[in-house]
Context: one part of a larger RNA
RNA sequence: UUGGGCGUAAAGAGUUCAAAGGUGGCAAUGUUAGUCCGAUGUUAAAGCUCGGAACUCAAUUCCGAAAGCGCGUUGGAAACGGCAUUGCUUGAGAAAAUCAGAGGCAAGUGGAACGGCCGGUGUAGGGGUGAAAUCCGUUGAUAUCGGCCGGAACACCAAAGGCGAAGGCAUCUUGCUGGGAUUUUUCUGACACUGAAAGAACGAAAGCGUGGGUCGCGAAUGGGAUUAGAUACCCCAGUAGUCCACGCCCUAAACGAUGAGUGCUCGCUGUAUGAAGUAUCGACCCUUCAUGUGGCUUAGCUAACGCGUUAAGCACUCCGCCUGGGAAGUACGAGCGCAAGCUUAAAACUC
Numbered sequence: 001u002u003g004g005g006c007g008u009a010a011a012g013a014g015u016u017c018a019a020a021g022g023u024g025g026c027a028a029u030g031u032u033a034g035u036c037c038g039a040u041g042u043u044a045a046a047g048c049u050c051g052g053a054a055c056u057c058a059a060u061u062c063c064g065a066a067a068g069c070g071c072g073u074u075g076g077a078a079a080c081g082g083c084a085u086u087g088c089u090u091g092a093g094a095a096a097a098u099c100a101g102a103g104g105c106a107a108g109u110g111g112a113a114c115g116g117c118c119g120g121u122g123u124a125g126g127g128g129u130g131a132a133a134u135c136c137g138u139u140g141a142u143a144u145c146g147g148c149c150g151g152a153a154c155a156c157c158a159a160a161g162g163c164g165a166a167g168g169c170a171u172c173u174u175g176c177u178g179g180g181a182u183u184u185u186u187c188u189g190a191c192a193c194u195g196a197a198a199g200a201a202c203g204a205a206a207g208c209g210u211g212g213g214u215c216g217c218g219a220a221u222g223g224g225a226u227u228a229g230a231u232a233c234c235c236c237a238g239u240a241g242u243c244c245a246c247g248c249c250c251u252a253a254a255c256g257a258u259g260a261g262u263g264c265u266c267g268c269u270g271u272a273u274g275a276a277g278u279a280u281c282g283a284c285c286c287u288u289c290a291u292g293u294g295g296c297u298u299a300g301c302u303a304a305c306g307c308g309u310u311a312a313g314c315a316c317u318c319c320g321c322c323u324g325g326g327a328a329g330u331a332c333g334a335g336c337g338c339a340a341g342c343u344u345a346a347a348a349c350u351c
Stems, first nucleotide, its partner, number of pairs: 004322003007305002012319001014202004021194003025088008034080001035077008049065006091191001092188003095184005103177006110154001114150008125136002162169002207248006216242002221237004259318006267296011300307002324351003333344004
């Protein structure tokens, strides 16, 4: 390479939008450089295949026939594909009505807890641990009551729950705003899917820059213990950070370790939202449908574990990725970055 794969063995880019490209619903007509059928030319000889023959056989050699990927010319076909035209509504989108939600941004707001300050009561301890000590306290601590200030996070509700493309999102209120579901089947009429060899946006935590903020927690650091030692685990302190604004960084076990889309394939049982039916004075209940989110499981799949209508089943389209371990996600080069570093990405050598 032909192929085989990617939940856990190597392998799904962190996510989305989207240019080119690839792929593309139902029906009709026309056409045809794809496709299919035929004729003809070419495809040297040897070789391959078949038949026969010669060396005693075989290998080998000789004779004959057939086959041959393809290419040229020419005649035809129109199912599939392409192109052109016309139509359709089930894919897609729009509209209307209704609905759920920690979706996002901004401003405001509440209570508990915690810390500090001021004042009252009150007196000798408090704190901490396996035990202690460092530490705090007669300049009155701890405890308790009242008042004020401050920053950060939002108990219960809370759930196998909800929303979001992912990261992620939770006190409450208001404003602005994105997406989604159901029902009607009114409109457009394939407008679709995929898409890092373009491009763009978003992207936890940590980290960086400037300015602010700093209650608690707390890398580093100091001290007390422990220990043979203790650059740790435990304790007392505590800087950066954690918070806010703006600008960077762009990585994670960014995980469902499972790319996106479409169709098909037994059931049982929860739950969230909507609708219809039933019921009712009305509602709850109950039944069905759709969308989401869980558990169990049939067939099937799987090396096994397990997956199992939310597939890892059966198929198709498009993209990404893998190819023994180490060296190495490193060197070099390039791009990006203030830096830290990130992205792309080898080889020698070795087993």
The part of an RNA shown here (small-subunit ribosomal RNA, central domain) has 351 nucleotides and comes from a Candidatus Azambacteria bacterium. It matches the Rfam family "Bacterial small subunit ribosomal RNA". The source organism's lineage runs through Bacteria, Bacteria candidate phyla and Candidatus Azamiibacteriota.